[in-house]
The part of an RNA shown here (large-subunit ribosomal RNA, domain I) has 544 nucleotides and comes from a bioreactor sludge metagenome. It matches the Rfam family "Bacterial large subunit ribosomal RNA". The coordinates come from a structure-prediction model, not an experiment, and the mean pLDDT is 84.

Context: one part of a larger RNA
RNA sequence: AGCAUAAGGCGAAUGCCUUGGCACCAGGAGCCGAAGAAGGACGUGACAAGCUGCGAAAAGCUGCGGGAAGGAGCAAAUAUCCGAUGAUCCGCAGAUGUCCGAAUGAGGGAACUCAUCCGCUUUAAUAGGCGGAGAUCCUUAAGUGAAUACAUAGCUUAAGAGAAGGCGACCCGGCGAACUGAAACAUCUAAGUAGCCGGAGGAAGAGAAAGAAAAAUCGAUUUCCAAAGUAGCGGCGAGCGAAAUGGAAAGAGCCCAAACCGGAAGCAUUGCUUCCGGGGUAGUGGACUGCAUCAAAGCACGGCAUAUAUAGUCAAAGGACUCUGGAAAGGUCCGGCGCAGAGGGUGAAACCCCCGUAGGCGAAAUGUAUAAAGUGCAAAGCAGUAUCCGGAGUAGGACCGGACACGAGAAACCCGGUCUGAAGCAGGGGGGCCCACCCCCCAAGGCUAAAUACUACCUGGUGACCGAUAGUGAACAGUACCGUGAGGGAAAGGUGAAAAGAACCCCGGGAGGGGAGUGAAAUAGAACCUGAAACCUUAUGCUU
Repeated sequence: AGCAUAAGGCGAAUGCCUUGGCACCAGGAGCCGAAGAAGGACGUGACAAGCUGCGAAAAGCUGCGGGAAGGAGCAAAUAUCCGAUGAUCCGCAGAUGUCCGAAUGAGGGAACUCAUCCGCUUUAAUAGGCGGAGAUCCUUAAGUGAAUACAUAGCUUAAGAGAAGGCGACCCGGCGAACUGAAACAUCUAAGUAGCCGGAGGAAGAGAAAGAAAAAUCGAUUUCCAAAGUAGCGGCGAGCGAAAUGGAAAGAGCCCAAACCGGAAGCAUUGCUUCCGGGGUAGUGGACUGCAUCAAAGCACGGCAUAUAUAGUCAAAGGACUCUGGAAAGGUCCGGCGCAGAGGGUGAAACCCCCGUAGGCGAAAUGUAUAAAGUGCAAAGCAGUAUCCGGAGUAGGACCGGACACGAGAAACCCGGUCUGAAGCAGGGGGGCCCACCCCCCAAGGCUAAAUACUACCUGGUGACCGAUAGUGAACAGUACCGUGAGGGAAAGGUGAAAAGAACCCCGGGAGGGGAGUGAAAUAGAACCUGAAACCUUAUGCUU
RNA backbone atom coordinates (compact mmCIF):
# COMPACT_ATOMS: atom_id res chain seq x y z
C1' A A 1 0.00 0.00 0.00
C1' G A 2 -4.01 -3.46 -1.47
C1' C A 3 -7.98 -6.92 -0.14
C1' A A 4 -11.39 -8.84 3.59
C1' U A 5 -14.13 -8.48 8.22
C1' A A 6 -15.79 -5.46 12.29
C1' A A 7 -16.64 -0.75 14.66
C1' G A 8 -16.91 4.39 13.97
C1' G A 9 -16.67 9.53 11.59
C1' C A 10 -18.40 12.57 7.65
C1' G A 11 -22.34 12.84 4.46
C1' A A 12 -26.91 13.31 3.03
C1' A A 13 -29.80 9.68 -0.35
C1' U A 14 -34.02 6.64 0.86
C1' G A 15 -38.52 5.50 3.63
C1' C A 16 -42.44 7.64 6.39
C1' C A 17 -44.87 12.47 7.38
C1' U A 18 -47.29 17.52 5.91
C1' U A 19 -48.43 23.24 7.78
C1' G A 20 -47.76 24.29 1.30
C1' G A 21 -48.89 23.88 -3.59
C1' C A 22 -51.56 22.11 -8.42
C1' A A 23 -56.00 21.07 -11.21
C1' C A 24 -61.07 21.17 -11.28
C1' C A 25 -66.48 21.36 -9.59
C1' A A 26 -70.68 24.02 -7.22
C1' G A 27 -72.46 28.41 -5.14
C1' G A 28 -71.44 33.63 -4.17
C1' A A 29 -69.29 38.14 -5.71
C1' G A 30 -68.03 40.58 -10.12
C1' C A 31 -65.54 46.17 -8.63
C1' C A 32 -62.52 49.99 -5.24
C1' G A 33 -61.69 55.62 -5.54
C1' A A 34 -61.91 63.32 -4.15
C1' A A 35 -66.92 60.82 1.77
C1' G A 36 -59.27 60.43 -0.72
C1' A A 37 -58.58 54.08 -3.38
C1' A A 38 -54.90 50.33 -4.60
C1' G A 39 -50.13 50.46 -2.58
C1' G A 40 -46.83 52.39 0.92
C1' A A 41 -43.76 55.57 4.71
C1' C A 42 -43.54 56.55 9.79
C1' G A 43 -45.41 55.47 14.24
C1' U A 44 -48.08 52.41 17.96
C1' G A 45 -46.58 47.36 23.31
C1' A A 46 -44.26 47.59 30.72
C1' C A 47 -39.69 45.72 28.42
C1' A A 48 -40.42 45.29 21.57
C1' A A 49 -35.68 43.82 16.66
C1' G A 50 -39.14 41.09 13.01
C1' C A 51 -44.18 39.55 11.46
C1' U A 52 -49.35 40.52 12.43
C1' G A 53 -53.01 44.14 14.12
C1' C A 54 -53.97 49.15 14.68
C1' G A 55 -53.41 54.99 13.72
C1' A A 56 -51.50 60.56 18.08
C1' A A 57 -58.66 57.82 20.46
C1' A A 58 -52.70 53.85 17.52
C1' A A 59 -52.08 44.69 19.25
C1' G A 60 -56.93 49.44 20.07
C1' C A 61 -62.54 52.97 21.25
C1' U A 62 -68.40 52.63 21.15
C1' G A 63 -73.21 50.24 20.43
C1' C A 64 -75.95 45.84 19.32
C1' G A 65 -76.00 40.47 19.01
C1' G A 66 -73.39 35.55 19.87
C1' G A 67 -70.61 33.02 23.61
C1' A A 68 -69.06 31.31 28.72
C1' A A 69 -64.14 31.17 31.99
C1' G A 70 -60.57 32.45 31.33
C1' G A 71 -57.58 36.52 29.14
C1' A A 72 -53.44 40.63 27.81
C1' G A 73 -51.50 38.12 18.99
C1' C A 74 -47.11 35.09 16.60
C1' A A 75 -44.07 34.14 21.56
C1' A A 76 -41.40 31.40 26.08
C1' A A 77 -40.32 34.09 30.77
C1' U A 78 -40.94 38.27 34.29
C1' A A 79 -43.72 42.37 36.00
C1' U A 80 -48.36 44.62 36.21
C1' C A 81 -53.26 44.18 35.12
C1' C A 82 -58.41 42.66 33.05
C1' G A 83 -62.65 39.13 33.80
C1' A A 84 -69.87 36.24 36.24
C1' U A 85 -71.40 44.36 36.94
C1' G A 86 -69.76 38.56 31.58
C1' A A 87 -63.64 39.81 29.89
C1' U A 88 -60.62 37.52 25.90
C1' C A 89 -62.94 35.63 21.39
C1' C A 90 -66.73 35.67 16.96
C1' G A 91 -70.48 38.54 13.88
C1' C A 92 -73.02 43.28 12.38
C1' A A 93 -73.03 48.56 12.61
C1' G A 94 -70.32 52.93 13.93
C1' A A 95 -66.05 56.30 15.79
C1' U A 96 -60.92 57.49 15.22
C1' G A 97 -57.90 57.03 10.97
C1' U A 98 -50.48 60.83 11.14
C1' C A 99 -47.76 61.46 6.27
C1' C A 100 -47.17 59.95 1.01
C1' G A 101 -49.80 58.20 -3.08
C1' A A 102 -54.97 60.18 -8.74
C1' A A 103 -52.80 63.63 -4.57
C1' U A 104 -55.91 68.19 -5.77
C1' G A 105 -53.20 75.42 -1.80
C1' A A 106 -47.80 76.23 -4.09
C1' G A 107 -43.38 73.56 -4.65
C1' G A 108 -40.85 68.82 -4.54
C1' G A 109 -35.42 64.43 -5.37
C1' A A 110 -42.89 60.15 -2.65
C1' A A 111 -43.75 59.79 2.70
C1' C A 112 -40.68 66.50 2.77
C1' U A 113 -40.54 72.07 2.29
C1' C A 114 -43.10 76.85 2.07
C1' A A 115 -47.24 80.10 2.34
C1' U A 116 -52.61 82.62 2.13
C1' C A 117 -57.63 83.30 4.05
C1' C A 118 -61.60 82.17 7.82
C1' G A 119 -62.99 80.45 12.82
C1' C A 120 -61.56 78.93 17.80
C1' U A 121 -57.76 78.97 21.49
C1' U A 122 -53.41 80.99 23.93
C1' U A 123 -50.62 85.57 24.96
C1' A A 124 -50.05 92.07 27.64
C1' A A 125 -49.29 91.74 22.24
C1' U A 126 -46.83 88.93 18.63
C1' A A 127 -45.24 84.13 18.10
C1' G A 128 -47.53 79.34 19.01
C1' G A 129 -51.65 75.44 18.97
C1' C A 130 -56.32 73.31 16.88
C1' G A 131 -60.15 73.05 13.03
C1' G A 132 -61.71 74.42 8.08
C1' A A 133 -61.09 76.29 2.79
C1' G A 134 -58.69 76.87 -1.79
C1' A A 135 -55.68 72.14 -8.12
C1' U A 136 -57.56 71.26 -13.23
C1' C A 137 -61.47 70.07 -16.56
C1' C A 138 -66.79 69.46 -17.35
C1' U A 139 -72.05 70.77 -16.51
C1' U A 140 -75.55 74.27 -14.58
C1' A A 141 -76.53 79.14 -12.66
C1' A A 142 -75.43 84.15 -11.40
C1' G A 143 -72.39 88.42 -11.80
C1' U A 144 -68.97 91.05 -14.65
C1' G A 145 -67.25 92.23 -19.32
C1' A A 146 -62.68 93.69 -24.51
C1' A A 147 -60.97 94.88 -29.60
C1' U A 148 -66.40 97.14 -31.14
C1' A A 149 -72.24 100.56 -30.69
C1' C A 150 -75.66 96.37 -29.34
C1' A A 151 -73.25 91.99 -28.43
C1' U A 152 -69.78 88.00 -28.07
C1' A A 153 -65.04 86.02 -26.43
C1' G A 154 -62.92 86.25 -21.78
C1' C A 155 -62.96 86.72 -16.34
C1' U A 156 -65.05 85.90 -11.31
C1' U A 157 -68.17 83.37 -7.95
C1' A A 158 -71.54 79.49 -6.47
C1' A A 159 -73.52 74.55 -6.87
C1' G A 160 -72.64 69.13 -8.39
C1' A A 161 -71.10 61.34 -4.08
C1' G A 162 -69.60 64.83 -12.17
C1' A A 163 -64.41 63.28 -14.19
C1' A A 164 -59.42 61.77 -12.85
C1' G A 165 -56.39 56.88 -10.29
C1' G A 166 -56.23 51.46 -9.29
C1' C A 167 -57.57 46.43 -10.76
C1' G A 168 -56.76 39.10 -12.58
C1' A A 169 -59.00 37.20 -16.86
C1' C A 170 -63.06 37.68 -20.10
C1' C A 171 -65.28 41.86 -24.05
C1' C A 172 -65.40 45.95 -27.93
C1' G A 173 -62.56 49.37 -30.77
C1' G A 174 -57.73 51.97 -32.85
C1' C A 175 -52.53 50.99 -34.26
C1' G A 176 -49.99 46.58 -35.45
C1' A A 177 -44.75 43.18 -35.93
C1' A A 178 -41.05 39.43 -36.52
C1' C A 179 -39.10 34.71 -35.78
C1' U A 180 -41.41 30.74 -38.26
C1' G A 181 -43.72 27.58 -42.53
C1' A A 182 -43.29 27.44 -47.71
C1' A A 183 -37.56 22.20 -46.57
C1' A A 184 -34.13 28.93 -50.08
C1' C A 185 -37.53 33.32 -50.98
C1' A A 186 -40.60 37.91 -52.78
C1' U A 187 -47.15 36.92 -53.29
C1' C A 188 -48.68 33.84 -49.28
C1' U A 189 -48.02 31.99 -44.00
C1' A A 190 -47.20 32.99 -38.93
C1' A A 191 -51.73 36.69 -37.81
C1' G A 192 -55.08 40.71 -37.42
C1' U A 193 -51.48 36.66 -33.33
C1' A A 194 -47.80 39.11 -29.81
C1' G A 195 -47.27 44.03 -28.30
C1' C A 196 -48.97 49.25 -27.46
C1' C A 197 -53.24 52.57 -26.87
C1' G A 198 -58.57 53.86 -25.87
C1' G A 199 -63.36 52.28 -23.68
C1' A A 200 -66.93 49.44 -20.84
C1' G A 201 -69.72 45.77 -18.18
C1' G A 202 -70.88 41.87 -14.81
C1' A A 203 -70.73 40.17 -18.74
C1' A A 204 -69.34 42.71 -23.47
C1' G A 205 -70.50 42.73 -28.51
C1' A A 206 -74.71 41.36 -31.80
C1' G A 207 -79.97 41.91 -32.42
C1' A A 208 -86.00 42.67 -34.47
C1' A A 209 -84.50 41.93 -42.14
C1' A A 210 -83.37 47.37 -47.81
C1' G A 211 -82.27 39.18 -44.37
C1' A A 212 -81.90 34.01 -45.86
C1' A A 213 -83.64 31.29 -49.79
C1' A A 214 -85.58 29.08 -54.50
C1' A A 215 -90.63 27.90 -57.59
C1' A A 216 -91.32 25.42 -51.44
C1' U A 217 -90.78 28.67 -48.02
C1' C A 218 -88.48 30.68 -43.32
C1' G A 219 -89.10 34.76 -39.94
C1' A A 220 -84.29 39.33 -34.60
C1' U A 221 -79.60 38.08 -32.23
C1' U A 222 -76.21 34.73 -29.63
C1' U A 223 -73.94 29.79 -28.38
C1' C A 224 -73.25 24.45 -29.24
C1' C A 225 -73.65 19.71 -32.45
C1' A A 226 -73.89 18.21 -37.53
C1' A A 227 -73.45 19.94 -42.49
C1' A A 228 -67.41 19.64 -43.31
C1' G A 229 -62.05 19.58 -43.73
C1' U A 230 -67.35 19.66 -47.89
C1' A A 231 -68.16 24.10 -51.47
C1' G A 232 -64.45 27.12 -52.46
C1' C A 233 -59.76 30.28 -51.97
C1' G A 234 -54.46 29.31 -52.97
C1' G A 235 -46.51 31.16 -56.21
C1' C A 236 -53.90 26.02 -57.25
C1' G A 237 -47.43 25.71 -53.38
C1' A A 238 -47.23 25.82 -48.14
C1' G A 239 -51.56 26.35 -46.51
C1' C A 240 -56.48 28.98 -45.64
C1' G A 241 -61.45 27.39 -45.26
C1' A A 242 -67.25 28.92 -45.24
C1' A A 243 -72.68 29.22 -45.69
C1' A A 244 -77.60 27.54 -46.53
C1' U A 245 -80.01 23.72 -44.04
C1' G A 246 -81.15 20.13 -39.90
C1' G A 247 -80.83 19.31 -34.43
C1' A A 248 -80.25 21.63 -29.50
C1' A A 249 -79.82 25.88 -25.54
C1' A A 250 -82.47 30.33 -24.81
C1' G A 251 -86.50 33.15 -26.32
C1' A A 252 -89.14 39.37 -26.34
C1' G A 253 -89.84 42.66 -28.47
C1' C A 254 -89.79 47.98 -28.70
C1' C A 255 -88.82 53.54 -29.13
C1' C A 256 -87.78 57.90 -32.24
C1' A A 257 -87.44 61.41 -36.93
C1' A A 258 -91.38 63.13 -40.43
C1' A A 259 -96.58 64.42 -42.06
C1' C A 260 -100.66 66.80 -38.82
C1' C A 261 -102.64 69.51 -34.22
C1' G A 262 -101.61 72.88 -30.02
C1' G A 263 -98.43 76.28 -27.11
C1' A A 264 -94.07 79.46 -26.34
C1' A A 265 -89.80 82.32 -27.94
C1' G A 266 -86.63 84.85 -31.61
C1' C A 267 -86.21 87.43 -36.27
C1' A A 268 -89.89 89.92 -38.44
C1' U A 269 -94.21 92.53 -43.46
C1' U A 270 -97.88 87.66 -44.73
C1' G A 271 -94.02 84.25 -43.01
C1' C A 272 -89.57 81.65 -41.41
C1' U A 273 -86.64 79.32 -37.60
C1' U A 274 -86.08 77.13 -32.84
C1' C A 275 -88.07 74.85 -28.42
C1' C A 276 -92.00 72.18 -25.72
C1' G A 277 -96.50 68.95 -25.59
C1' G A 278 -99.78 65.67 -28.42
C1' G A 279 -99.62 62.37 -32.71
C1' G A 280 -96.95 58.29 -35.12
C1' U A 281 -93.45 54.00 -36.49
C1' A A 282 -94.81 50.24 -41.53
C1' G A 283 -94.10 46.95 -46.66
C1' U A 284 -97.56 48.65 -47.29
C1' G A 285 -98.20 51.91 -43.02
C1' G A 286 -99.14 56.60 -40.88
C1' A A 287 -100.98 61.67 -41.18
C1' C A 288 -105.99 63.15 -42.84
C1' U A 289 -111.70 62.10 -43.04
C1' G A 290 -115.81 59.15 -41.01
C1' C A 291 -117.33 55.35 -37.31
C1' A A 292 -116.47 52.74 -32.77
C1' U A 293 -113.91 52.45 -27.90
C1' C A 294 -111.79 53.46 -21.99
C1' A A 295 -110.91 47.27 -20.68
C1' A A 296 -107.21 42.95 -19.85
C1' A A 297 -102.17 42.38 -19.50
C1' G A 298 -97.21 45.11 -18.82
C1' C A 299 -93.10 48.31 -16.56
C1' A A 300 -90.98 51.21 -12.46
C1' C A 301 -91.26 52.61 -7.35
C1' G A 302 -92.91 50.55 -2.95
C1' G A 303 -92.68 47.58 1.31
C1' C A 304 -95.48 44.07 6.10
C1' A A 305 -93.90 39.25 5.76
C1' U A 306 -91.01 35.09 4.12
C1' A A 307 -86.47 32.90 2.53
C1' U A 308 -81.30 33.46 2.57
C1' A A 309 -76.01 35.36 3.68
C1' U A 310 -72.85 37.41 7.48
C1' A A 311 -71.81 34.92 14.58
C1' G A 312 -73.76 30.40 16.55
C1' U A 313 -76.46 26.03 18.81
C1' C A 314 -78.57 20.80 20.02
C1' A A 315 -76.82 16.32 18.46
C1' A A 316 -77.16 8.84 19.71
C1' A A 317 -74.23 4.70 21.70
C1' G A 318 -68.61 0.98 25.90
C1' G A 319 -67.04 -1.37 29.42
C1' A A 320 -63.72 -5.16 31.46
C1' C A 321 -58.85 -7.72 31.65
C1' U A 322 -53.19 -11.70 35.85
C1' C A 323 -53.19 -10.03 27.22
C1' U A 324 -48.87 -7.21 24.67
C1' G A 325 -46.87 -2.55 25.48
C1' G A 326 -43.85 3.42 27.77
C1' A A 327 -48.74 4.43 26.13
C1' A A 328 -54.45 0.87 23.66
C1' A A 329 -57.70 3.12 19.84
C1' G A 330 -54.45 -3.29 18.91
C1' G A 331 -55.86 -8.62 21.07
C1' U A 332 -59.59 -11.32 23.95
C1' C A 333 -64.58 -11.31 26.28
C1' C A 334 -69.34 -9.38 26.75
C1' G A 335 -72.48 -5.08 24.94
C1' G A 336 -74.72 -0.67 22.51
C1' C A 337 -76.06 3.47 18.76
C1' G A 338 -76.98 4.54 13.78
C1' C A 339 -81.43 9.58 9.11
C1' A A 340 -74.82 9.71 12.58
C1' G A 341 -69.67 3.36 9.99
C1' A A 342 -67.56 11.36 6.06
C1' G A 343 -63.21 13.10 8.21
C1' G A 344 -59.65 14.81 11.89
C1' G A 345 -57.53 14.31 16.83
C1' U A 346 -56.27 11.67 21.25
C1' G A 347 -49.03 8.23 23.89
C1' A A 348 -49.95 2.38 17.94
C1' A A 349 -55.00 0.96 14.49
C1' A A 350 -61.63 4.47 18.23
C1' C A 351 -69.08 4.32 14.96
C1' C A 352 -70.01 4.50 20.87
C1' C A 353 -63.10 9.40 24.42
C1' C A 354 -62.73 14.72 22.02
C1' C A 355 -63.92 17.85 17.67
C1' G A 356 -67.25 16.66 14.35
C1' U A 357 -70.95 13.93 11.05
C1' A A 358 -76.74 12.64 9.67
C1' G A 359 -80.79 15.43 11.09
C1' G A 360 -82.83 19.80 13.45
C1' C A 361 -82.83 24.91 15.56
C1' G A 362 -81.06 30.24 15.47
C1' A A 363 -80.22 37.03 14.31
C1' A A 364 -80.58 42.86 17.92
C1' A A 365 -77.77 44.69 13.14
C1' U A 366 -76.56 45.00 7.80
C1' G A 367 -76.98 42.93 2.80
C1' U A 368 -79.63 39.98 -1.09
C1' A A 369 -84.19 37.77 -3.45
C1' U A 370 -89.39 37.58 -4.08
C1' A A 371 -95.67 38.05 -3.17
C1' A A 372 -99.78 41.65 -1.97
C1' A A 373 -101.90 46.56 -1.00
C1' G A 374 -100.72 51.35 -2.77
C1' U A 375 -98.51 55.18 -6.24
C1' G A 376 -96.86 56.54 -11.03
C1' C A 377 -96.08 55.43 -16.25
C1' A A 378 -98.11 53.36 -20.40
C1' A A 379 -101.49 50.94 -23.62
C1' A A 380 -105.65 48.49 -28.85
C1' G A 381 -109.84 48.75 -33.63
C1' C A 382 -112.94 49.26 -38.71
C1' A A 383 -113.64 51.80 -43.49
C1' G A 384 -112.05 55.47 -47.16
C1' U A 385 -107.99 57.11 -49.98
C1' A A 386 -107.92 63.29 -53.21
C1' U A 387 -103.66 65.49 -50.68
C1' C A 388 -99.26 65.11 -47.31
C1' C A 389 -95.18 62.08 -44.76
C1' G A 390 -92.00 57.84 -44.38
C1' G A 391 -84.10 59.11 -42.14
C1' A A 392 -79.42 63.16 -48.65
C1' G A 393 -74.02 65.23 -49.58
C1' U A 394 -77.29 59.63 -48.36
C1' A A 395 -77.71 55.36 -52.15
C1' G A 396 -75.10 54.84 -56.54
C1' G A 397 -70.62 55.91 -59.88
C1' A A 398 -65.00 56.54 -60.93
C1' C A 399 -60.01 55.73 -58.85
C1' C A 400 -57.41 53.63 -54.66
C1' G A 401 -57.46 50.65 -50.26
C1' G A 402 -59.70 47.44 -46.45
C1' A A 403 -62.95 43.48 -45.00
C1' C A 404 -65.77 39.26 -46.43
C1' A A 405 -63.22 31.39 -46.08
C1' C A 406 -62.91 34.38 -51.34
C1' G A 407 -54.92 36.55 -52.83
C1' A A 408 -58.67 41.39 -58.63
C1' G A 409 -60.54 37.24 -60.06
C1' A A 410 -66.42 36.76 -64.04
C1' A A 411 -66.17 39.33 -57.93
C1' A A 412 -71.39 40.51 -56.19
C1' C A 413 -72.54 42.08 -50.92
C1' C A 414 -70.07 45.28 -46.73
C1' C A 415 -66.53 49.52 -44.87
C1' G A 416 -63.25 53.74 -45.86
C1' G A 417 -60.19 58.03 -48.51
C1' U A 418 -60.47 61.52 -52.93
C1' C A 419 -63.73 63.36 -56.80
C1' U A 420 -68.75 63.13 -58.02
C1' G A 421 -73.83 62.32 -57.03
C1' A A 422 -79.90 60.20 -57.54
C1' A A 423 -85.03 58.63 -57.11
C1' G A 424 -88.30 59.90 -53.42
C1' C A 425 -94.10 55.10 -53.21
C1' A A 426 -96.22 55.17 -60.58
C1' G A 427 -90.41 54.98 -55.41
C1' G A 428 -86.02 52.17 -53.71
C1' G A 429 -82.49 47.79 -52.35
C1' G A 430 -81.21 42.52 -52.92
C1' G A 431 -81.22 37.39 -55.04
C1' G A 432 -72.30 36.41 -56.29
C1' C A 433 -70.22 40.26 -63.13
C1' C A 434 -74.26 41.91 -66.28
C1' C A 435 -79.63 41.97 -68.67
C1' A A 436 -84.81 40.36 -68.56
C1' C A 437 -88.79 37.83 -66.08
C1' C A 438 -89.91 36.28 -61.28
C1' C A 439 -89.25 36.23 -55.97
C1' C A 440 -87.65 38.58 -51.20
C1' C A 441 -87.10 43.03 -48.55
C1' C A 442 -87.57 48.73 -47.11
C1' A A 443 -81.07 51.51 -46.15
C1' A A 444 -79.12 56.20 -45.01
C1' G A 445 -82.03 57.13 -36.41
C1' G A 446 -81.99 54.47 -31.64
C1' C A 447 -82.83 50.70 -27.39
C1' U A 448 -83.20 45.57 -25.98
C1' A A 449 -83.19 40.30 -21.13
C1' A A 450 -81.81 35.02 -21.75
C1' A A 451 -78.93 31.10 -23.74
C1' U A 452 -72.40 32.59 -24.27
C1' A A 453 -66.91 34.14 -22.21
C1' C A 454 -63.81 34.79 -17.77
C1' U A 455 -62.12 34.27 -12.25
C1' A A 456 -57.92 38.55 -9.08
C1' C A 457 -61.69 37.66 -4.74
C1' C A 458 -65.20 34.71 -0.84
C1' U A 459 -67.40 29.87 0.83
C1' G A 460 -67.88 24.64 0.43
C1' G A 461 -66.13 20.31 -2.02
C1' U A 462 -63.35 16.73 -5.20
C1' G A 463 -58.65 14.34 -7.14
C1' A A 464 -55.86 6.55 -10.79
C1' C A 465 -52.53 15.38 -8.76
C1' C A 466 -47.21 16.58 -5.94
C1' G A 467 -45.05 15.18 -1.27
C1' A A 468 -39.57 19.20 0.30
C1' U A 469 -33.98 18.57 -6.26
C1' A A 470 -41.43 17.16 -6.25
C1' G A 471 -45.62 20.65 -5.98
C1' U A 472 -46.07 27.72 -6.91
C1' G A 473 -40.22 31.27 -7.50
C1' A A 474 -41.81 30.76 -2.37
C1' A A 475 -44.55 24.55 3.13
C1' C A 476 -39.46 29.58 5.62
C1' A A 477 -40.12 34.71 0.38
C1' G A 478 -40.82 38.28 -3.80
C1' U A 479 -37.35 37.56 1.84
C1' A A 480 -31.69 37.28 1.88
C1' C A 481 -28.64 38.61 -1.88
C1' C A 482 -27.18 40.89 -6.92
C1' G A 483 -27.82 45.30 -10.14
C1' U A 484 -27.13 52.93 -10.82
C1' G A 485 -31.71 51.18 -12.79
C1' A A 486 -35.47 48.61 -15.47
C1' G A 487 -34.90 44.10 -13.35
C1' G A 488 -33.00 39.39 -11.56
C1' G A 489 -33.77 36.26 -7.46
C1' A A 490 -32.25 31.75 -4.05
C1' A A 491 -31.21 28.14 -0.27
C1' A A 492 -33.55 26.56 3.87
C1' G A 493 -39.31 21.40 6.62
C1' G A 494 -39.24 16.76 10.72
C1' U A 495 -36.13 15.93 19.02
C1' G A 496 -40.03 13.64 21.84
C1' A A 497 -46.44 11.24 23.38
C1' A A 498 -45.09 15.14 26.71
C1' A A 499 -39.43 19.63 27.41
C1' A A 500 -39.88 15.58 31.10
C1' G A 501 -34.55 20.30 26.72
C1' A A 502 -30.09 16.88 30.97
C1' A A 503 -30.29 19.53 38.47
C1' C A 504 -25.66 18.03 40.63
C1' C A 505 -20.32 16.17 40.23
C1' C A 506 -15.67 15.72 37.26
C1' C A 507 -11.79 17.26 32.99
C1' G A 508 -11.26 21.80 30.16
C1' G A 509 -10.10 29.03 29.34
C1' G A 510 -13.89 27.60 26.22
C1' A A 511 -15.79 24.35 22.73
C1' G A 512 -16.55 19.69 23.91
C1' G A 513 -16.73 15.42 26.75
C1' G A 514 -17.23 11.69 31.16
C1' G A 515 -20.72 10.42 35.09
C1' A A 516 -25.55 11.26 37.29
C1' G A 517 -30.65 12.11 36.04
C1' U A 518 -35.28 12.28 32.32
C1' G A 519 -37.41 9.23 28.76
C1' A A 520 -40.11 3.37 25.79
C1' A A 521 -35.74 4.87 23.26
C1' A A 522 -30.36 9.76 24.17
C1' U A 523 -26.39 5.79 18.29
C1' A A 524 -34.20 10.52 19.96
C1' G A 525 -29.43 15.60 23.20
C1' A A 526 -31.28 20.30 20.33
C1' A A 527 -25.22 20.13 14.30
C1' C A 528 -31.67 16.30 17.27
C1' C A 529 -36.87 10.66 12.86
C1' U A 530 -34.86 7.08 9.43
C1' G A 531 -29.56 7.69 8.26
C1' A A 532 -27.70 4.42 1.83
C1' A A 533 -23.14 5.62 -1.15
C1' A A 534 -18.76 8.29 -2.28
C1' C A 535 -14.74 9.83 1.21
C1' C A 536 -11.83 9.35 6.10
C1' U A 537 -10.25 6.55 10.50
C1' U A 538 -9.41 2.55 14.01
C1' A A 539 -8.86 -2.79 15.12
C1' U A 540 -7.86 -7.71 13.37
C1' G A 541 -6.48 -11.20 9.43
C1' C A 542 -4.17 -12.17 4.70
C1' U A 543 -0.94 -10.50 0.55
C1' U A 544 3.15 -7.55 -1.35